[in-house]
RNA sequence: GUGAAAAGCACAGGAGAGUCCCCAAGGGGCGCCGAAGAAGCAAAUAACACUGGUCGAGUGUUACGAAACUUUCAGGCAAAAGGGCUGCGCUUGGACA
Numbered sequence: 001g002u003g004a005a006a007a008g009c010a011c012a013g014g015a016g017a018g019u020c021c022c023c024a025a026g027g028g029g030c031g032c033c034g035a036a037g038a039a040g041c042a043a044a045u046a047a048c049a050c051u052g053g054u055c056g057a058g059u060g061u062u063a064c065g066a067a068a069c070u071u072u073c074a075g076g077c078a079a080a081a082g083g084g085c086u087g088c089g090c091u092u093g094g095a096c097a
Stems, first nucleotide, its partner, number of pairs: 001096001006092004011087003018030001020029004031077003037073001038071003045063007052055001
C1' cells in the first nucleotide's frame, strides 16, 4: 500500500437421513445420512532394483500424492443447536510492489 497465501471473528444464506420400535426410564434394538472433525488413495513426480531391442522404454518396490470420491470412527436423522461451502465486513499476517 485498492496488501498474496494462511488463520480468526461477526452477520446472512446453508443439504441429507426414523418426532422409528421395546423396556425395568435409564438403557437397548433395527434402519438410514454426510457438509464439524477424523481416516483411505489415482495419475503425475522422485529414488532404488531388475529387464531389454538403450530409450522421454518396460516391470516391481518405496516416498510423495486431491476431492464434492470412499469409510461411517466421531457426529447427525421433527424443532432448536451444529453445519462443508458462499457472500460481505473486520482483525492477525506480510508474499509482492
Background
This is a predicted structure of a 97-nucleotide RNA (Glycine riboswitch aptamer) from Sedimentibacter saalensis. Its mean pLDDT, the model's own confidence on a scale to 100, is 84.